[in-house]
Context: one part of a larger RNA
C1' cells in the first nucleotide's frame, strides 16, 4: 500500500423481512455422476459445470468400438516423365469401400489449360500442451469505480488530487480544501414503446355518399379513423409553492399522453479468478507418418442401468375434469416451399390442387375467457406412467433407436422432511401462438410474442453479496 477481522461508522441490491408461486415427495423428459461397455467419442465441475458446447446424434453428423480396405493418400502448392479426357451410364463380384468388363467422350489465341498415372519434396491428424499463445467468453458487475499529467508532502515505498460537509441510480453535482487539470467508466448521444403533428394511402382502413350479395371494403369511390412508412414536437425539475448554506439538491403541487433516469434494450472501467476454449478458428513447441494418431466404407456406439444428484414438464382435482355452443390477440414462417375450398378416413392422415416469392394467398385454430349441460368428493368421468394390438407419416433404411394415430390397458400420486429457488407491475402467476435447427423427430429444451392479471414491502437487527471512510494486524 493492499488484503482481512464473528473491529467500528455510514450507504445500497428480491440480500432479508413482508407477501405469491414453486423446488426437496410421485411418474415422465433432459443433463451429469457412477456402474456396465468391444465402444458406451470428447469437453464442461461451488456461485461463474449438470434442457451447458448440441439452434435436432436412426445412416450420415462423428471425433469412440469391431471388421474389411487404401498408403503422394479425400485436400493444396511444386518440379520431372508417361499417358489418355475425367465423368457419367450399364453388368458381374462384394455388406459397402472397391474391383473387373462394356459403352462413352475435353477446351486452345498450338505456347498450353483441365483430367489421369508413377516418382519426390509434401500432405493429413478433432493426436498433447488453454499452466507456452492470439482471438472469443463467463465472473465480481451497471458495481462506481480505476488512473495520468503537473505541482505540493514524505529519506524512501508512497501520500495529496480521490479525503471532509451535503446530495445523487451514479468520482451525479454543490460547497470547502495544495492543489489544478486530464483520461477510461457514469449519464447522453443509438434502438424498441408510450401521446401528438405533417406528408403519402396499397396489397391495408370504411365514418360519410352510391351499387350489389344469403353474406363479406365485395365494387365504384373516400383519407376522416385504425394501420403502415418517414420526417418532425414533446419532459428540461422548464413554471409554482416549501425546506436547504443565497449552493447542489430534495419535498409537495400546477399543466400533461408521460415528471424527475417514463418502461424496456444494446452498451460491461483498470482489473480478479494460472477461470473456460489447442474439439469453432487461429497458432508456438512436442508427438504420429503403409498408421492402436491420417483416408474410405459397413455394422454397432454415442440412446445401456442395482443407483445418485440437477433443470423441466404433467399431475395429485370442483377456482377442477368432460361435452356442445361462441369471441377477442401480437410477433413469425413460406417456391426443393406454404398449401385453402372439396371429398375419403372415428383419428394420425390421404386424393385433388385453388391461391401465394406474399400488409394482397396460406401457415391458423389462438388459448385461458363466455354461454349451457354433466360428473358430486370417490384413487373417481382426478391422474395419465407402463403394456397389447391396430395403423399413419418422412426416409435407402425406424430391429437395437424416430414422431404421431386409434382401440385396449390404465400404474405411482391425497399438495411433498431437513432444507431451498424465482419474482417489486403489465411484474409473478397462469393461458396459448411462432420461430430458428430441422427429410423426420425424442422440444416437456430454446429464443421470441400476445392474453388474462395480483399480493406485498413496517423496516435495515440478522443471512448472503457489493461501495467509501476508520480501526487493530503475528499476512503479503
Nucleotide at each position: 500500500u493492499g488484503a482481512c477481522g464473528g473491529g467500528g461508522g455510514c450507504c445500497c441490491g428480491c440480500a432479508c423481512a413482508a407477501g405469491c408461486g414453486g423446488c426437496g415427495g410421485a411418474g415422465c423428459a433432459u443433463g451429469u455422476g457412477g456402474c456396465u461397455u468391444a465402444a458406451u467419442u470428447c469437453g464442461a465441475c461451488g456461485c461463474g459445470a449438470c434442457g451447458c458446447g448440441a439452434a435436432g446424434a436412426a445412416c450420415c453428423u462423428u471425433a469412440c468400438c469391431a471388421g474389411c480396405g487404401c498408403u503422394u493418400g479425400a485436400c493444396a502448392u511444386a518440379u520431372a516423365c508417361g499417358g489418355a479426357a475425367a465423368a457419367a451410364c450399364c453388368g458381374c463380384a462384394g455388406a459397402g469401400a472397391u474391383g473387373c468388363g462394356g459403352u462413352g467422350u475435353c477446351c486452345u489465341u498450338c505456347g498450353g489449360g483441365g483430367c489421369c498415372g508413377u516418382a519426390u519434396a509434401c500432405a493429413g491428424g478433432u493426436g498433447g500442451u488453454g499452466c507456452a499463445u492470439g482471438g472469443c467468453u463467463g465472473u465480481c458487475g451497471u458495481c462506481a469505480g480505476c488512473u495520468c499529467g503537473u505541482g505540493c508532502c514524505g529519506u524512501g515505498a508512497g501520500g495529496u488530487g480521490u479525503u471532509g460537509g451535503g446530495u445523487u441510480a451514479a468520482g451525479u453535482c454543490c460547497c470547502g480544501c495544495a492543489a489544478c487539470g486530464a483520461g477510461c467508466g457514469c449519464a447522453a448521444c443509438c434502438c424498441c414503446u408510450g401521446u401528438c403533428c405533417u406528408a403519402u394511402g396499397u396489397u391495408g382502413c370504411c365514418a360519410g355518399c352510391g351499387a350489389g350479395u344469403c353474406a363479406u371494403g365485395u365494387c365504384g369511390g373516400g383519407g376522416a379513423c385504425u394501420c403502415a412508412u418517414a420526417g418532425g414536437a414533446g419532459a428540461c425539475u422548464g413554471c409554482c409553492g416549501g425546506u436547504g448554506u443565497c449552493a447542489a439538491a430534495c419535498c409537495g403541487g400546477a399543466g400533461g399522453a408521460a415528471g424527475g433516469u417514463g418502461g424496456g434494450g444494446a452498451u460491461g472501467a483498470c482489473g480478479u479468478c494460472a477461470a473456460g476454449u489447442c474439439a469453432u478458428c487461429a497458432u508456438g513447441c512436442c508427438c504420429u507418418u503403409u498408421a492402436u494418431c491420417g483416408c474410405g466404407c459397413u455394422g454397432g456406439g454415442c440412446u445401456g442401468c442395482a443407483c445418485a444428484c440437477a433443470u423441466g414438464c404433467u399431475a395429485c382435482a370442483a377456482u377442477g375434469g368432460c361435452c356442445g355452443g361462441u369471441a377477442c390477440a401480437g410477433a413469425g414462417g413460406g417456391c426443393u416451399g406454404c398449401g385453402a375450398c372439396c371429398c375419403c378416413g372415428c383419428g394420425a392422415g390421404g386424393g385433388u390442387g385453388a391461391g401465394c416469392g406474399a400488409a394482397u394467398c396460406c401457415c391458423a385454430a389462438a388459448a385461458a375467457g363466455c354461454c349451457g349441460g354433466u360428473c358430486u368428493c370417490a384413487g373417481u368421468u382426478c391422474g395419465g406412467a407402463u403394456u397389447g394390438g391396430a395403423g399413419u407419416u418422412u426416409g435407402c433404411a425406424a430391429c437395437u433407436c424416430g414422431a404421431c394415430u386409434c382401440c385396449a390397458u390404465g400404474a405411482a400420486g391425497g399438495c411433498g422432511g431437513a432444507g431451498u429457488c424465482g419474482c417489486u407491475a403489465g411484474u409473478a402467476a397462469u393461458c396459448g401462438c411462432a420461430g430458428a435447427u430441422c427429410a423426420g423427430c425424442a422440444a416437456c429444451g430454446c429464443u421470441g410474442c400476445g392474453g388474462u392479471g395480483a399480493a406485498u414491502a413496517c423496516g435495515u437487527u440478522c443471512c448472503c453479496g457489493g461501495g467509501c471512510c476508520u480501526u487493530g494486524c503475528a499476512c503479503a

RNAcentral holds the full RNA, with entries from ENA and SILVA. A computed fold for a 476-nucleotide part of an RNA from an uncultured bacterium, annotated as small-subunit ribosomal RNA, 3' major domain. The coordinates come from a structure-prediction model, not an experiment, and the mean pLDDT is 86. It matches the Rfam family "Bacterial small subunit ribosomal RNA".